[in-house]
Predicted 3D model of a 402-nucleotide RNA (Bacterial RNase P class A) from an Anaerolineae bacterium. Lineage of the source: Bacteria > Bacillati > Chloroflexota > Anaerolineae. Its mean pLDDT, the model's own confidence on a scale to 100, is 77. It matches the Rfam family "Bacterial RNase P class A". It is annotated as a ribozyme. It is recorded under the gene name rnpB.
Order: sequence, then structure tokens, then C1' cells
RNA sequence: CAAGCAGGCUAGGUGACUGCGACCGGCUCUGCCGGUUGAGGAAAGUCCGCACUCCAUAGAGCAUGGUGCCGGCUAACAGCCGGGCGGGGUAACCCGACGGCAAGUGCAACAGAGAGAAGACCGCCUAAGUUGCUUCUUCCAGGAAGCAGCCGGCAAGGGUGAAAGGGUGGUGUAAGAGACCACCGGCAGCGACAGUAAUGUCGCUGGCUAGGUAAACCCCACCAGGAGCAAGGCCAAGCAGGGCGUUGUCUCUCCGGAGGCAGGGAGUUGCUCGCUCCCCAUCGUCCAGGUAGGCUGCGCGAGGCGACCAGUAAUGGUUGUCCCAGAUAGAUGGUCACCGCCACAACACCUGUGCAGGCAGGUAGUGUGGUACAGAAUGCGGCUUAUCGGCCAGCUUGCAGC
Repeated sequence: CAAGCAGGCUAGGUGACUGCGACCGGCUCUGCCGGUUGAGGAAAGUCCGCACUCCAUAGAGCAUGGUGCCGGCUAACAGCCGGGCGGGGUAACCCGACGGCAAGUGCAACAGAGAGAAGACCGCCUAAGUUGCUUCUUCCAGGAAGCAGCCGGCAAGGGUGAAAGGGUGGUGUAAGAGACCACCGGCAGCGACAGUAAUGUCGCUGGCUAGGUAAACCCCACCAGGAGCAAGGCCAAGCAGGGCGUUGUCUCUCCGGAGGCAGGGAGUUGCUCGCUCCCCAUCGUCCAGGUAGGCUGCGCGAGGCGACCAGUAAUGGUUGUCCCAGAUAGAUGGUCACCGCCACAACACCUGUGCAGGCAGGUAGUGUGGUACAGAAUGCGGCUUAUCGGCCAGCUUGCAGC
């Protein structure tokens, strides 16, 4: 210098004008004025895990769902840290639901003879059995040899496929084959050593050898009660509902009521009398549940920042300091100017070369374009996804120079 790997942080600035929410204060208070304050690294997806709340709940089991190498961290986790194993990369480093298919069941397009302890298309063989022909032999029966076939044998080689039931060499055979043997690979069991463990190294024994697939059913081990802030709690208009109060007495009666008098209430009126109506209504009062609506839950928290200590780390402990959004149809915005940052390289400038036109390279003054993704709604810890760019520290490989 080039190409890469991986970690942390950041998420433009200033000014002017104009808007919005919350809180505090003031005023001439249906409002206005002033001050303070007001989104994120993902507030997103709602995929995991919790807190919190209500309901359910003796214990155990079944079903269903989830998790699945080992150790640690954590409130918890499918998260994080460290390690093991497998895979990828020259490397830095990255990826892995990473128990079981030598329990059972299932599945595998096309091609291929055959896709599971299978199969015989080409091929190899003619030892056994058998048919025909030829030759030889024999007095004949018969026998021998050869060729072709049938019945057969084989799985070495070819071919198909992602995958064809270990590899190499030998023995063996008609041809062959773990049929047998040696070595190697792999597997299972046992043991020794190292390690907390996963696991690793070594040794012995075994049978010739075990295909893939469990985010297929399934088996094994472990975990899980349900619903969610529209949880839940408090207050509570209006309408509807219920209780209580709404009188006393007399007469008549067909026993349902009707009427008179006194009393009460309402209307009329400024008030009294009067008149009308009512005393089943209305009105008054109380009650429970509870709709609209309001308050709360709801902003001091598994809290932020710094220092020190323990630990490889995740993380934990001690201590100091700070208070940091709470809207409810949902505020946190918009416009303009200047500056910054990034990309490009038309003009300009610089360097090299050349007589020159020009060509090559560089710089970034002018110019052109860009300046993201997105936005709280009970809170917290993760994961995943989106994102113009910038900053800091580190590692690997290659090339060149000293």
C1' cells in the first nucleotide's frame, strides 16, 4: 500500500420565524403570558424470557408445546461468556436444534436390472445336470474331446444415480465372493491416563462392517397452569330497577271502588283568599350493581454515569454521583439561511511526458448530487430485521522498501 476479519462508540451543528405535549409560576382565568422540559439504537417485528395483575390450583399422571455437547453467568431465557466436537476459510475468523436411525414404523423425484440387509441389463463361468451337432474310438451298447444351447452359478469389471451394503494385497475357484487370511479405515465393548465435565490419547477384545433422513412419526431426558395494562383497582352522570314517605275520619257500595270534610303537595299570583289538579302518578330521600366519563396502575427503576475490587470472560460486589418523556386518537414538528460531512470529477489548479494538439496521474477551490433507517404507549433482559455516513482501538494475509 492492497485485500480481508472482528469489537466498541456515534447518528450533523448554529441562527431566525412558526407550531405541539407535560409540569411550575403569574394574570384582566372557557383563556393568555413567562420559565423548565420533551424518543431510539433500533422506540420496529411481537419471536423468546421475566417483573407486575387477575383467575385457577392437594398430590401424581396423561395430552399438548418447548428445549437438547459440557461448565459458568443471570430474576429468567431458545440469551450471553468460556471450553469440546463437526464443517468452511491460506489465515484473522465464521457457522452448527450438536441426544437416539446397530428400538420400531415410514419416506427417497428422475435415471437404473436393483433404493434396503436389495438386485442381474451388459458382462464373467461351463465344474455338476441335460439337449443337439461334429470329430475320434469301439463289433455294438457305450466312452472321450470340441462347438452351440437349456437349466444354472457369480457379483470381480462396465453402466445408472446424490447415494449401489468398507479399502489394498493375497489364498481360493469353473468363474467368483470377508468364503478365508494379513494390514489399514471405521464401529461396538472394556480398561488405563489427562480433564470439574463435554471430550481426548493409548491399549486389549469382538464381529467383517453397520447407507441417508428424527425443524418425519417416534423413543429418551429435562422444562412449562391460563389470560394479559383493553391486566387489575377506585369514583361515578343519565336512563332503567328496588326500599321508604305521600294522612286522618265519615257515608254509600255491585266490595273493584266512589264521594264528603279536614290535612298535605303541585299549578295559577308579588302575597293571601279563591279556583283547578293530585295524594296508585309525581316528588322527595335512600340503596345495590354499573354504562358514558374521570382517576389510578404509570415513571426511583433487575435505573444511568464514574472509580475501585474479584473473575480469562459473561458477570458480580463496594462506593460516589445524577433524576432522565409520560401523550390517550395519541405531543416531541415544519420552513429558510449559513456551516459541516460523503460521493463524482465537467471547469480550474498542480505534477509527469511531449515541439505541439494532446495523454496519464493527483488535489478538491467552483460545480452537481446526497446527508439514512425510523418514531415511545405498563416496564425490563435478549434475539431478529432496517439503516446515508463517521470516529476509536485491534487482528490476518499478500506485495514493496529499509